[in-house]
RNA sequence: UGAGUCAGCCGGAUAAUCGCUGCCUGUGACGAAAAUGAUCAGGGGGAGGAAAGUCCGGGCUCCAUUGGGCAGGGUGCCAGCUAACGGCUGGGGGGCGUGAGCCUACGACAAGUGCAGCAGAGAGAAGACCGCCUAAGUUCUUCGGAACCGGUAAGGGUGAAAGGGUGCGGUAAGAGCGCACCGGACCACUGGUAACAGUUGGUUGCAAGGUAAACUCCACCCGGAGCAAGACCAAAUAGGGUUCCAUCUUUUUAAUAAGAACGUGUGGCCCGCACGGGAACCGGGUAGGUUGCUCGAGCUUGGGAGCGAUCCCAAGCCUAGACGAAUGAUUAUCGAUCUCCCUCGGGAGAGAACAGAACCCGGCUUACAGGCUGACUCACCCC
Numbered sequence: 001u002g003a004g005u006c007a008g009c010c011g012g013a014u015a016a017u018c019g020c021u022g023c024c025u026g027u028g029a030c031g032a033a034a035a036u037g038a039u040c041a042g043g044g045g046g047a048g049g050a051a052a053g054u055c056c057g058g059g060c061u062c063c064a065u066u067g068g069g070c071a072g073g074g075u076g077c078c079a080g081c082u083a084a085c086g087g088c089u090g091g092g093g094g095g096c097g098u099g100a101g102c103c104u105a106c107g108a109c110a111a112g113u114g115c116a117g118c119a120g121a122g123a124g125a126a127g128a129c130c131g132c133c134u135a136a137g138u139u140c141u142u143c144g145g146a147a148c149c150g151g152u153a154a155g156g157g158u159g160a161a162a163g164g165g166u167g168c169g170g171u172a173a174g175a176g177c178g179c180a181c182c183g184g185a186c187c188a189c190u191g192g193u194a195a196c197a198g199u200u201g202g203u204u205g206c207a208a209g210g211u212a213a214a215c216u217c218c219a220c221c222c223g224g225a226g227c228a229a230g231a232c233c234a235a236a237u238a239g240g241g242u243u244c245c246a247u248c249u250u251u252u253u254a255a256u257a258a259g260a261a262c263g264u265g266u267g268g269c270c271c272g273c274a275c276g277g278g279a280a281c282c283g284g285g286u287a288g289g290u291u292g293c294u295c296g297a298g299c300u301u302g303g304g305a306g307c308g309a310u311c312c313c314a315a316g317c318c319u320a321g322a323c324g325a326a327u328g329a330u331u332a333u334c335g336a337u338c339u340c341c342c343u344c345g346g347g348a349g350a351g352a353a354c355a356g357a358a359c360c361c362g363g364c365u366u367a368c369a370g371g372c373u374g375a376c377u378c379a380c381c382c383c
Stems, first nucleotide, its partner, number of pairs: 001379010012334007020046002023043004048354001052365002055363005060226004072222005077091005092106001093104004107217002112215002114211002129156002131152003137148004164182006183206001184204005189198003230291004240282006247260004262276005298317008337350006
């Protein structure tokens, strides 16, 4: 200098004017007053790294609940962290990369069941298509051999995958058939908390191939619903309950039932027809309001323990809580950056990405213009 890897941070700035919202202070309409506090003024607050997707986990709330099991769902190398997790940290195995580093659901297919397109002879305790062999046995023979019966997984070919690899011996040809080395499996030993590892020792010719984000088995975990949870206050209308009162007659234990009278409606009016007790109190619920609501697994700084995730201690701080759901608009100056033009040094124009709280936290995933910082790797050059 170029090419990369990992981690962290920022993500328009300043001013003025006009608004929105909740908090504080003052004001104090309405009201007899108190209380509530309308209105107005001032002050100081007012989105994010993902507020998003709602995919996991927890707090909180209500319901259910002795405990256990079935069903269902989830997780799946080991150790740790944590309130918890499918998250994170450290480690092991495997894979990729020259490397810094990155990826990895990574228990069991020797319990059972299933599945595997095409190709191929054969896809499973497999398989003679080509090839190789003709030792043994039978037949024929021109005595060279040929046919049959067979042998063979070394070679070719098919496939993602065909029952360890290389070499020597061996053989008719072959074959862990035998041997050496490499690899594997099992048992010890050693190291490690463990997963696991090993120039360690011994045994074994060496495997019933693949597939479990296929059924399944094994181990562990999981009650359900959600702030529209839930709690409190509570209007009008309708309906419920209790008590008291209610003209006359009959009836009844009793306004128990009926009639008259009365009232309302219909109707111009009468008859007729239809309907109808009154008051007070209580309680449930609706509209509406209040609460839950933001002080919390909180933030900042410093110190300590730990490789780290994380934990401990001290000091300081309070940082949105609006539900027709605020957090904005305009102007000026500046602007990262982008586009165009050319005389290569300037000119002109545009002017921040993704997005936006809704009970709260911990994660994961996804989106994101552009910029800054640190550590590390590789290549080349110079000293």
About this RNA:
Bacterial RNase P class A from Pseudoalteromonas sp. DL2-H2.2, 383 nucleotides, folded computationally. It matches the Rfam family "Bacterial RNase P class A". Its family is annotated with tRNA processing, ribonuclease P activity and dimeric ribonuclease P complex in the Gene Ontology. The family's RNA type in Rfam is ribozyme. Rfam's curators write: Ribonuclease P (RNase P) is a ubiquitous endoribonuclease, found in archaea, bacteria and eukarya as well as chloroplasts and mitochondria. It is recorded under the gene name rnpB.